Predicted 3D model of a 351-nucleotide RNA (Bacterial RNase P class A) from a Dehalococcoidales bacterium.
Taxonomically the source falls in Dehalococcoidales (Bacteria, Bacillati, Chloroflexota, Dehalococcoidia).
The gene name in the source record is rnpB.
Its Rfam family is "Bacterial RNase P class A". By type it is a ribozyme.
The RNAcentral record of the sequence draws on ENA.
[in-house]
RNA sequence: CAAGUAAACCGGGUGACCGCUCGCCUUAGGCGGGAGGAAAGUCCGAGCUCCACCGGGCAGGGUGCUGGGUAAUACCCAGGAGGGGUGACCCUACGGAAAGUGCCACAGAAACAUACCGCCCCGACUUGGUCGGAGCAAGGGUGAAAUGGUGAGGUAAGAGCUCACCAGCGGCUGGGUGACCAGUCGGCUGGGUAAACCCCAUCCGGAGCAAGACCAAACAGAGGGACAUAAGGACGCCCGGCCUGUCCCUGGGUAGGUCGCUUGACCCUGGUGGUAACAUCAGGGCUAGAUAGAUGGUCACCGCUCCGAACUUUCGGAGUACAGAACUCGGCUUACAGGUUUACUUGACCU
Numbered sequence: 001c002a003a004g005u006a007a008a009c010c011g012g013g014u015g016a017c018c019g020c021u022c023g024c025c026u027u028a029g030g031c032g033g034g035a036g037g038a039a040a041g042u043c044c045g046a047g048c049u050c051c052a053c054c055g056g057g058c059a060g061g062g063u064g065c066u067g068g069g070u071a072a073u074a075c076c077c078a079g080g081a082g083g084g085g086u087g088a089c090c091c092u093a094c095g096g097a098a099a100g101u102g103c104c105a106c107a108g109a110a111a112c113a114u115a116c117c118g119c120c121c122c123g124a125c126u127u128g129g130u131c132g133g134a135g136c137a138a139g140g141g142u143g144a145a146a147u148g149g150u151g152a153g154g155u156a157a158g159a160g161c162u163c164a165c166c167a168g169c170g171g172c173u174g175g176g177u178g179a180c181c182a183g184u185c186g187g188c189u190g191g192g193u194a195a196a197c198c199c200c201a202u203c204c205g206g207a208g209c210a211a212g213a214c215c216a217a218a219c220a221g222a223g224g225g226a227c228a229u230a231a232g233g234a235c236g237c238c239c240g241g242c243c244u245g246u247c248c249c250u251g252g253g254u255a256g257g258u259c260g261c262u263u264g265a266c267c268c269u270g271g272u273g274g275u276a277a278c279a280u281c282a283g284g285g286c287u288a289g290a291u292a293g294a295u296g297g298u299c300a301c302c303g304c305u306c307c308g309a310a311c312u313u314u315c316g317g318a319g320u321a322c323a324g325a326a327c328u329c330g331g332c333u334u335a336c337a338g339g340u341u342u343a344c345u346u347g348a349c350c351u
Stems, first nucleotide, its partner, number of pairs: 001347010012302007020034006036322001040333002043331005048208004053241006060204005065079005080094001081092004095199002100197002102193003116140002118136002121133005148166006167189001169186007212259004222250006231244003266285008303320007
């Protein structure tokens, strides 16, 4: 200098004038605040609110390597295994195929099971060919996958038949909290798929701020039916306990206001512990609360990007991303013009 990897931040600023909204006050006014890193998606988890409730069983659903973190999670951190990359690093729908049931098209002789081509030996014949018998699964073909792989010995020809080195499976010993790893021994060994059903482990009430609470007003405190061995009582079914008047149809009235509504598992700085996620301690801070929905408009200057001219200086023009809170928070995913910073990797050159 170039190309990368991982992470963090900014993404407009200043002033004047006018306007909207919230809070406070000494109220014809004054002071202070006012849309994000994703506010988006509504994919997860919770706080909060309501539904009397408790126990047992079945069904259903979520998660899926190990350990740690957290209020909790499918999230985060650190490891393990497999895979990709020269590397920094990245990806994983990562429990079980020896509980069972399915599926593996086509091709191929054959996909829970083999002999199409072929190799060797014996016999016969019409003799580099045909037929029959007995062996083989090493070679070839088909395929994503064909009785573990490579090499040597051995054999009539072959085969873990034997041996060496590997892979797989199992035993033993050691290390580790654990997933796993290392060493050693052994028989010689037929797949894949659970993002198929299933098995195993573990977790799980439902609905949601349009939740819900209160106030005011109005109508018809209307009419009818079923049931007390019944009915109802947090997603479904069964059982037990417990509590209570339940359910259905017709018709009428209201749609207003207040609260919930922002002090939070909150933010910033520093210390301590921890590899880290994070925990804890001390100090400091208060940063929207609208309701048809406020958070804006105009002017000037500046910042950044691009183009043209100029070439110490500068001038002119154009543009300035994705996008708008609605109870709140922790995550994940997606969108984004441009800019800044840190650490690391590879290559070239110089010293």